[in-house]
């Protein structure tokens, strides 16, 4: 140097234009003589960055950034 995937809460992950969801983790409350597991409720996100289509972008479409693989 080319070509392909990947970035989304603390980790882990869906979402394929129309209110951002799941598990674990975290905080309360039930249930215990106390725990644990289990039930319920809630907090937690500038969807990596910048432009740009569009009424309307996590989602298309150009750039950049990072990381993963592959070719030379």
């Nucleotide at each position: 140097g080319c070509c392909u995937c990947c970035u989304u809460a603390g980790c882990a992950u869906a979402g394929c234009g129309g209110u951002a969801g799941u598990g674990c983790a975290c905080a309360g409350c039930c249930u215990u003589g106390g725990u644990a597991a289990g039930g319920c409720u809630g907090a937690g996100g500038u969807c990596c960055c910048g432009a740009g289509u569009u009424c309307a972008a996590a989602u298309c479409u150009c750039g950049g950034a990072g990381g993963a693989g592959g070719c030379u």
RNAcentral holds the sequence, with entries from ENA. The RNA shown here (transfer RNA) has 72 nucleotides and comes from a Candidatus Woesearchaeota archaeon. It matches the Rfam family "tRNA". By type it is a transfer RNA.